[in-house]
Predicted 3D model of RNase P RNA and transfer RNA as a complex of 425 nucleotides. It holds a member of the Rfam family "Bacterial RNase P class A". Its family is annotated with dimeric ribonuclease P complex, ribonuclease P activity and tRNA processing in the Gene Ontology. The coordinates come from a structure-prediction model, not an experiment, and the mean pLDDT is 76.
RNA sequence: CCGGUGGGCCAGGCGGUCGCUUCCCGAUAAUCCGGGGAGAGGAAAGUCCGAACUCCACAGGGCAGGGUGCCGGGUAACUCCCGGAAGGGGUAAUCCUUGACCAGUGCCACAGAAAACACACCGCCUGUUCCCGCAGGUAAGGGUGAAAAGGUGCGGUAAGAGCGCACCGCCCGGAUGGUAACAUUCGGGGCACGGUAAACUCCACCCGGAGCAAGGCCAAGCAGAGGGGCGGCGGCCCGCCGAUGAGGUUUUACCUCGCCCCCUCGGGUAGGCUGCAGGAUGCCCGCGGCAACGCGCUGGCCCAAGACAAAUGACCGCACUCGACAGAAUUCGGCUUACAGGCCCACCGGACCC
RNA sequence: GCGGCCAUAGCUCAGAGGUAGAGCCCCGGCUUCCCAAGCCGGUUACACGGGUUCGAUUCCCGUUGGCCGCU
Numbered sequence: 001c002c003g004g005u006g007g008g009c010c011a012g013g014c015g016g017u018c019g020c021u022u023c024c025c026g027a028u029a030a031u032c033c034g035g036g037g038a039g040a041g042g043a044a045a046g047u048c049c050g051a052a053c054u055c056c057a058c059a060g061g062g063c064a065g066g067g068u069g070c071c072g073g074g075u076a077a078c079u080c081c082c083g084g085a086a087g088g089g090g091u092a093a094u095c096c097u098u099g100a101c102c103a104g105u106g107c108c109a110c111a112g113a114a115a116a117c118a119c120a121c122c123g124c125c126u127g128u129u130c131c132c133g134c135a136g137g138u139a140a141g142g143g144u145g146a147a148a149a150g151g152u153g154c155g156g157u158a159a160g161a162g163c164g165c166a167c168c169g170c171c172c173g174g175a176u177g178g179u180a181a182c183a184u185u186c187g188g189g190g191c192a193c194g195g196u197a198a199a200c201u202c203c204a205c206c207c208g209g210a211g212c213a214a215g216g217c218c219a220a221g222c223a224g225a226g227g228g229g230c231g232g233c234g235g236c237c238c239g240c241c242g243a244u245g246a247g248g249u250u251u252u253a254c255c256u257c258g259c260c261c262c263c264u265c266g267g268g269u270a271g272g273c274u275g276c277a278g279g280a281u282g283c284c285c286g287c288g289g290c291a292a293c294g295c296g297c298u299g300g301c302c303c304a305a306g307a308c309a310a311a312u313g314a315c316c317g318c319a320c321u322c323g324a325c326a327g328a329a330u331u332c333g334g335c336u337u338a339c340a341g342g343c344c345c346a347c348c349g350g351a352c353c354c
Numbered sequence: 355g356c357g358g359c360c361a362u363a364g365c366u367c368a369g370a371g372g373u374a375g376a377g378c379c380c381c382g383g384c385u386u387c388c389c390a391a392g393c394c395g396g397u398u399a400c401a402c403g404g405g406u407u408c409g410a411u412u413c414c415c416g417u418u419g420g421c422c423g424c425u
Stems, first nucleotide, its partner, number of pairs: 001350010013318006020039007041325001045336002048334005053211004060238004065207005070084005085098005099202002104200002106196003121142002123138005150168006170189008215274004224265006230242003245257005281304001282301003285296004355424007364378004372408001380396005401417005
């Protein structure tokens, strides 16, 4: 200097003149007015996960349903983050993947003899010969296919085959190290029953449901009619809770009206306040930890937008990296997607110079 | 802001892990004096990207577009 990998940051700036929203103070009957403080993001986005909070049910339990999936840790929690193990890609820095197919049931098209306790097409050997044909043996070689009776080598055989042996691989058991996933090593064994679970399923752990348009308060305003019934948690069950007053008749039982719930039709109002921002916050410092992160409540600093047809816009000047993706609507922790231009740190590879 | 559903030929819809269909439309031919009808033949598509699998329109994840509801 070039290329690559991992991580962090900025997201237009400064000045002036008007304009906008909110909070506090002063004055005012009140608005207007004056002064002071604050005013969109790293993704505010997608609405993919998890929660806080609110309501419903609940003393709770179960089924169905759903989620996660190597081990350990972090966290309020998570499908997130950190560290580690095994396998794979890459020269490397580093990146990606991750329960079980011997619990059971499915599926593996076409091709191929045959797709799983898997029936031998070609081939090889023997009978028996020169051939055809027939019978028997074989699964080492070839073919088909994504995948076909563990792999390499030696021996052995009529020809072969874990048939035997050595190493690897697989299964069972032990020892050592590690919290563990696993690693190393020793012994034995049959030399063996493919793949697929983002197939149904099994195993381990977790999960009630809705959502701020949740929910609460106030004001205003009309007009009810018909039908049905007991209801109350997304579905089901157990359990639990709530419901009924009056009248009539022959006490039982039945009937009528009403309360409550559901459905259909019709009418009124669609207004104001609250929820609405003080937090599992944030920043700095110290300590612990490889790290994520935690502790310090007798460490320090501070209050940082709360709109409601929805606020930050317009003009001028200067410099400049010449400005991308793009605007809060209950709030946080993450993930994913979009992104002009620019800066910083660490590491890997290559070339050149000293 | 929040929640639910969907995307297959020009249109309306099926389908299910083994290589995509029907009806209408369109094109050509036959028949007819001509058209229609009828008969025969044909064209074209799984919204886009990534993943699982031997194989994906179908299963999983993301992006885009459309519809419905909550006031």